[in-house]
Order: sequence, then C1' cells, then structure tokens
RNA sequence: GGAGCCGGCCGGGCGGCCGCGGUCCGAAAGGGCCGAGGAAAGUCCGGACUCCACAGGGCAGGGUGCUGGGUAACGCCCAGGCGGGGUGACCCGCGGAAAGUGCCACAGAGAGCAGACCGCCCCCUCGGGGGUAAGGGUGAAACGGUGAGGUAAGAGCUCACCAGCGCGGCGGGUGACCGUCGCGGCUCGGCAAACCACACCCGGAGCAAGGCCAAGCAGGGAGCGUUCGAGGGCGGCCCGCCCGAGCUCCCGGGUAGGCCGCAUGAGGGCCGCGGCAACGCGGCUCCCAGAUGGAUGGCCGCCCCCCUUCGGGGGACAGAAUCCGGCUUACAGGCCGGCUCCUUGC
Repeated sequence: GGAGCCGGCCGGGCGGCCGCGGUCCGAAAGGGCCGAGGAAAGUCCGGACUCCACAGGGCAGGGUGCUGGGUAACGCCCAGGCGGGGUGACCCGCGGAAAGUGCCACAGAGAGCAGACCGCCCCCUCGGGGGUAAGGGUGAAACGGUGAGGUAAGAGCUCACCAGCGCGGCGGGUGACCGUCGCGGCUCGGCAAACCACACCCGGAGCAAGGCCAAGCAGGGAGCGUUCGAGGGCGGCCCGCCCGAGCUCCCGGGUAGGCCGCAUGAGGGCCGCGGCAACGCGGCUCCCAGAUGGAUGGCCGCCCCCCUUCGGGGGACAGAAUCCGGCUUACAGGCCGGCUCCUUGC
C1' cells in the first nucleotide's frame, strides 16, 4: 500500500417563535420540568401481572435435544467438545438409524438378506452355458484403500499397513470428549422437519386481562298522598289562581360515562469486587413518554453531510399503546477498537 475477518457505537447539532400530550405549582392568568426507537416493526419464543380451572399420579397432545455454566424463564447468551469450510483472522452445523416399522424419485443390470449391461476367464457349435467383480458405464448414493501372495480369470480368498466399526484396559477431563495399548470379525449406506423410542419441560385465556365509582330506564322495599290535595307552574317569599295522581327516600345488580390497572422497574449511569466469559454482588447517583380517535408537529436562522440543470432540493429504516428478556427482519451515511493474509521499503 492492497484485500479481508470479528466486535462495539452514532444515525443530524445548536437557537428562536407558535402549537400538542403529561406532570407539578398556582384561585386564575400563567410558569417549571418531561415527551419515541435501536429496532417502538414481525408477533416467532420466554417471563412478570390479572382472571378462570386444579388433591396426587397417569394417558393423550405440544415443545426442546452435544457438554458445562448464566438467567425469573427461554427455542436466548457464554465457555468448551466434535464435525465441515477457509492459506488465515474466522464462519457454519449438532441427541438416537445395532428396539421396531417405513421410504430412497430419474437413470441404471442391480438401491438394501444387492446385482451382472459392456468387459475378463473357461467350456461346447456362428449362438449358448458356467465362473468373476479387478476395469468401464448409470446415479445424490454401488458394500473399504494401497501393496504382495493367490487364480483359468478374479475376489478380504489370505497376509501386512492404513481407514472405519465394535469390545476391553490404562491415563487426562465435572462433562461432551481426548490420548494410548490390546482384541475381534474382515466391512456394516442415507433419511428421525417419516412413524417411532429415550430424557427433560409445558393448565387455559389474555390489559378489549381484571377491578372501583356510577346518571337514566326497569326491579325490590318503606313513607306520604289521591275534594282532609302529596307534588308541580305563575322570577325569591306569603296570599291567591291554575294543573294535578302520583311524589320522596332507601337497597342490590349494573348500562352510558368516569377512574384505577399505568409508568420506581428482573430499571439506567459511574466505580469497586468475584468470574476466561455470559453474568452476579456491593456502594454512590438519576427519574427517563403514558395517550384512549389516541400528543411527540410547523415556520425561521446558523452550522454539518448528500444531490444539483447553481435557482434550489433533501437528511437511512421507521414510529410507542400493560411491562420486561430474547430472536428475526429493515436501515442512506459514518465513527471506534482488535485481528488476519498478500506485497513493498528501511
């Protein structure tokens, strides 16, 4: 100098004027403070909270699936193991196929107690019979590899080494697993997001959860009243005049409507300690949206980027709705840290 690999972060800034939602102060006028996100998104997992159900155990059903740890919990995270990819930094994947059942398209002779198309070898007659699986061909996949012996030709048929499988011993590790030694039969395909078996986990619905207050109407009860006139109207009161059969109170449930749930929390920041880490513990400090047709907007000035036809235009994705932990997806542009490979100069 050039190519990359990981991790973290920002994602317009400052000010003025007017407006919107919340909260506090105030009698009011008004004033103080706060007001979207890293994903508020998809609603895919897990929990808190609320109501309903529930003695215990089992069946059915669903989910998870290498090991150890973290956590309120998880399908998440951290560390490790093994396998695969990459020169490398690094990335991706993960239980059981020897309990049983099932499936393996097309091509191909044969696809799971395998098989013989070409070829090779032997025999008889041009054609046929037998042996064989080293070589060719098909396929995603064809029943170990190399060498030697052996044979009519061949073949784990035999032997040595290697690979793989199974069993056992010793050593290391909490464990997944690793190292090493010995033995065995010579060889054992794949699919469990096919059924299934094993281990562990799981009750249902969801903030329109759920609760509180409570007009009017209807219901129940009591009292007063119907020529001994309750009650209402005539501007407040008395008299008077008119209308007049209902009027008042209480109770329970509860509609409209209002309120709570609902913003102090598995919370954020800094420091210290434990731990490789995820994370945990302690101290100090901060208060950081809370709407319910649903606020978070508009204009202007300066600056920063991008585009420009030099007039100007624009600022990624997107946007709360009970809350929290994850995953996934979207994202213009930019910043920081660590690491790898190649090349070059000293």

A computed fold for a 346-nucleotide RNA from an Actinomycetota bacterium, annotated as Bacterial RNase P class A.
RNAcentral holds the sequence, with entries from ENA.
Its mean pLDDT, the model's own confidence on a scale to 100, is 81.
Its Rfam family is "Bacterial RNase P class A". Its family is annotated with tRNA processing, dimeric ribonuclease P complex and ribonuclease P activity in the Gene Ontology.